Bacterial RNase P class A from a Spirochaetaceae bacterium, 348 nucleotides, folded computationally. It matches the Rfam family "Bacterial RNase P class A". Its family is annotated with dimeric ribonuclease P complex, tRNA processing and ribonuclease P activity in the Gene Ontology. Model confidence (mean pLDDT): 77 of 100. Taxonomically the source falls in Spirochaetaceae (Bacteria, Pseudomonadati, Spirochaetia, Spirochaetales). Of the family's consensus pairs, 96% are formed in the model. It is recorded under the gene name rnpB. The sequence is in RNAcentral, with records from ENA.
[in-house]
RNA sequence: GAUGCAGUCCGGGGCGUCGCCGGCGAUAAGAUCGCCGGAGGAAAGUCCGGGCUCCACAGAGCAUGGUACCGGGUAACCCCCGGCUGGGGCGAAUGCCUCACGAGAGAGUGCCACAGAAACCAUACCGCCCCGCCUCGUCGGGGUAAGGGUGAAACGGUGAGGUAAGAGCUCACCGGCUCGGCGGUAACGUCGGGCGACAUGGUAAACCUUGCCAGGAGCAAGACCAAGCAGCAGGUCGGUGGCUCGCCGAUACGCCUGCGGGUAGGUUGCGAGAGGGGAGCUCGUGAGAGUUUCUCCCAGAUAAAUGAUGCCCCUCGACGGAACCCGGCUUACAGGACUGCACCCCGC
Numbered sequence: 001g002a003u004g005c006a007g008u009c010c011g012g013g014g015c016g017u018c019g020c021c022g023g024c025g026a027u028a029a030g031a032u033c034g035c036c037g038g039a040g041g042a043a044a045g046u047c048c049g050g051g052c053u054c055c056a057c058a059g060a061g062c063a064u065g066g067u068a069c070c071g072g073g074u075a076a077c078c079c080c081c082g083g084c085u086g087g088g089g090c091g092a093a094u095g096c097c098u099c100a101c102g103a104g105a106g107a108g109u110g111c112c113a114c115a116g117a118a119a120c121c122a123u124a125c126c127g128c129c130c131c132g133c134c135u136c137g138u139c140g141g142g143g144u145a146a147g148g149g150u151g152a153a154a155c156g157g158u159g160a161g162g163u164a165a166g167a168g169c170u171c172a173c174c175g176g177c178u179c180g181g182c183g184g185u186a187a188c189g190u191c192g193g194g195c196g197a198c199a200u201g202g203u204a205a206a207c208c209u210u211g212c213c214a215g216g217a218g219c220a221a222g223a224c225c226a227a228g229c230a231g232c233a234g235g236u237c238g239g240u241g242g243c244u245c246g247c248c249g250a251u252a253c254g255c256c257u258g259c260g261g262g263u264a265g266g267u268u269g270c271g272a273g274a275g276g277g278g279a280g281c282u283c284g285u286g287a288g289a290g291u292u293u294c295u296c297c298c299a300g301a302u303a304a305a306u307g308a309u310g311c312c313c314c315u316c317g318a319c320g321g322a323a324c325c326c327g328g329c330u331u332a333c334a335g336g337a338c339u340g341c342a343c344c345c346c347g348c
Base pairs, nucleotide, nucleotide: 001344003342004341005340006339007338008337009336010335012313013312014311015310016309017308018307020038021037022036023035024034025033026032027031040319044330045329047328048327049326050325051324052218053217054216055215059245060244061243062242064214065213066212067211068210069083070082071081072080073079084102085100086099087098088097089096090095103209104208108207109206110203111202112201125148126147127144128143129142130141131140132139156174157173158172159171160170161169175198176195177194178193179192180191181190182189183188222268223267224266225265231259232258233257234256235255236254237249238248239247275296276295277294278293279292280291281290282289283288314317
C1' cells in the first nucleotide's frame, strides 16, 4: 500500500431571502415584531419486553398461550454478557473462528413411506452347521445370527478364545449403564470401582410430560369542560373479551342489553426522562452496577410544522419523516472515517 472480515462512528456544508410548527419576551387582549428550538440511525416492521392508564396497584385453581443447556446482567425480555456440550471450519499447537427450535424418547400414546424376514417385538430371505430319508432335492426337522441382502435407521463395535456352526458364550480394549471421590455456584469435566440378568433404535418443528413466565384492555388508554337530544322495549344484576371461585359496586329515580335520538368542538394526558453529553473514581473477564462533578433542556403537531429559492464549495449526497414513552430485535441504506484481525505485495 491492496483485499477481505468484524466492531464503532458519520451520513453534505456555508451565507442570504421568503415561509411553516412550538416556546419565551415586548406594546393593552387579538394582531404584529424580536429571540431561541424544530425528525432518524433506523423515526420503518409492530416481532419481543417494560413504563404509563383504566378495571381489586391483579388473588386461587383449571384451561390456554409463551418459554426451555448453565450462570449472570436488566425495570423486563424470544435481548445482552460469560461459560458448557455437540456439529462444522482453520491451525504445527496449549488454541482460534463459527453454528445450534440445545429440557425430557428408561411415564404413556401415536408414527417410522418404499424396500425388507423383521422398524421395537419378536423374528430369519439367502447363507452357515447338525440330524433325518423306500424318494438324496429347488426335500423335511432343528440350531445360529458371524457373513450376504433391504433400508435414512437392523437390537453395541473391534480383536482373540471358543464352537458342529455360531453367539457377551468367555476375555481384552472402546462404547453404554450405574455407584462413589475430586474440581466447578451450575451446565459439566475428570478419576476410580461395579454391571455382559448391555436392559433403553429414531421422532417431542407428533400428542404429551416437567420447570418457569403470563389477569384483561390499550393514548381511539384515561381525566375534565362545553354544546346538543326523545324516548321506547326487555332484563335483574353489573364490573377485566376463556371458565369456576374470590373481590368490588348496586339492590333499583340504580345498573345492563337492544332499537331510536344527539354530538363529533376544546383542554389535558404530551415532553425534566429507566433523559442526553463531557471528565473521573470504585467493583466486575464481560454485559453492566455504584458514585463524584460539570454541562444541556434537545420536536410535541392534531389535517397534522422543518419547505421553497439564489449564490458558492466538495468526495455531488443513500435508505428514509416523529404522533404516549422507553429498552431490544429485525429489515432498508450511495458514500466515507477510525480501530482490530487475517492474508498478500513493496521498501528498510